């Protein structure tokens, strides 16, 4: 310099146009003499930013930002 990929809950990740989810972590309850484990439940998201397409966008298109790999 160019090309490709990634950005979604505190962490790691799904979700290819129609309710935003899973595991761990956190909080509350149950169980236990007690702790861990186990069981039940809850909270936590402007889906990187800004526009566009669409009846409808995390998803499609454009620009920007950050990170990773390759290339020069």
């Nucleotide at each position: 310099u160019g090309u490709g990929g990634a950005a979604u809950a505190g962490a790691g990740c799904a979700g290819u146009g129609g309710c935003a989810g899973c595991u761990c972590a956190u909080u509350g309850g149950g169980c236990u003499c007690a702790u861990a484990a186990c069981c039940c439940a809850a909270a936590g998201g402007u889906c990187a930013u800004a526009g566009g397409u669409u009846c409808g966008a995390a998803u499609c298109c454009u620009a920007u930002u950050u990170c990773c790999a390759c290339u020069a």